[in-house]
RNA sequence: UCAGCUGGAUGAUCGCGGGCCGUGGCUUUAUUGCUAUGGCUGGAGGAAAGUCCGGGCUCCAUAGGGCAGAGUGCCAGAUAACGUCUGGGGGGCGAGAGCCCACGGCCAGUGCAACAGAAAAUAAACCGCCAACUUCGGUUGGUAAGGGUGAAACGGUGCGGUAAGAGCGCACCGCGCUUUUGGUAACAAAAGUGGCAAGGUAAACCCCACUCGGAGCAAGACCAAAUAGGAAAACUAUGGCGUGGCCCGCGCCGUUUUCGGGUUGGUUGCUUGAGGUUGGGAGGUGACUCCCAAUCCAGAUGAAUGAUUAUCCACGACAGAACCCGGCUUACAGGCUGACUCU
Numbered sequence: 001u002c003a004g005c006u007g008g009a010u011g012a013u014c015g016c017g018g019g020c021c022g023u024g025g026c027u028u029u030a031u032u033g034c035u036a037u038g039g040c041u042g043g044a045g046g047a048a049a050g051u052c053c054g055g056g057c058u059c060c061a062u063a064g065g066g067c068a069g070a071g072u073g074c075c076a077g078a079u080a081a082c083g084u085c086u087g088g089g090g091g092g093c094g095a096g097a098g099c100c101c102a103c104g105g106c107c108a109g110u111g112c113a114a115c116a117g118a119a120a121a122u123a124a125a126c127c128g129c130c131a132a133c134u135u136c137g138g139u140u141g142g143u144a145a146g147g148g149u150g151a152a153a154c155g156g157u158g159c160g161g162u163a164a165g166a167g168c169g170c171a172c173c174g175c176g177c178u179u180u181u182g183g184u185a186a187c188a189a190a191a192g193u194g195g196c197a198a199g200g201u202a203a204a205c206c207c208c209a210c211u212c213g214g215a216g217c218a219a220g221a222c223c224a225a226a227u228a229g230g231a232a233a234a235c236u237a238u239g240g241c242g243u244g245g246c247c248c249g250c251g252c253c254g255u256u257u258u259c260g261g262g263u264u265g266g267u268u269g270c271u272u273g274a275g276g277u278u279g280g281g282a283g284g285u286g287a288c289u290c291c292c293a294a295u296c297c298a299g300a301u302g303a304a305u306g307a308u309u310a311u312c313c314a315c316g317a318c319a320g321a322a323c324c325c326g327g328c329u330u331a332c333a334g335g336c337u338g339a340c341u342c343u
Stems, first nucleotide, its partner, number of pairs: 001339006008312007016043001018041009045318001049329002052327005057216004064248004069212005074088005089103001090101004104207002109205002111201002126147002128143006155173006174196001175194008220268004230259006239253004275297001276295008313316001
């Protein structure tokens, strides 16, 4: 530096919630329901947090197309999918092991770059250098190599050349174009050719490519019970309504707004999974995939795992499921393991 594991241990007494197996009482057509009691067994996380993404599932619903909008953005893979992960390419940081990247396009167009500076993109001369003239104050012409300003100044280093300079010429580098080689590709290398400037910025508007119905377990289904068959208003088939906006299509025949009243009960969804864990085998650089075996691994509902005590030591951090799963991000005292780098 990278990766992985753990997140106090053991015993006793009492106490919670799930499942299974009994016993008793009441009740019922009925182990049907209620209740008392006994035994066995299981019971929060690596992030349960954030609600940032992706889905499973449920409903709209018979549900298509377009516009707007949103997301992603190097290449190739993995995955149910993703904005995630793996490997590679390119760029950057670090002495190194390693780490980071919002990584398509500026010759499609439109913008923006304060101040400073001569000048900020069809740019330009403040100081300086050179030449001529001179009333010795300066004037005219050339120059962009040196200096200054700035975040950034129309390629860089060196040699030649020049009045002084400049790709003005040359060598190398850079850049553009062509070809070849390697690679699935991003791309890399080599050769040739051209003195070659067409600046920067797109988490600026925009262009391009690909993807995208919505709402959500307080979704939804069932049972019981109660109430006010409530009042007013609007549109009413050339109309109204249909789960983000608009249009077309499709479907239905009523729909919407305001005031007021009743139901704050129970069951289900609810935990068997695109599963997890452990062990073994095969393939792949890897993410991961395939095969075999063992094991059901929390389901509360004003919300379950707590209290007391004894010993040990690492003296105990961040912190509690509420439909489920795959990721990302954030928080974390202490303990342990492996590989690599440096001193």
Bacterial RNase P class A from a marine sediment metagenome, 343 nucleotides, folded computationally. Its mean pLDDT, the model's own confidence on a scale to 100, is 78. Its Rfam family is "Bacterial RNase P class A". Its family is annotated with tRNA processing, ribonuclease P activity and dimeric ribonuclease P complex in the Gene Ontology. It is annotated as a ribozyme.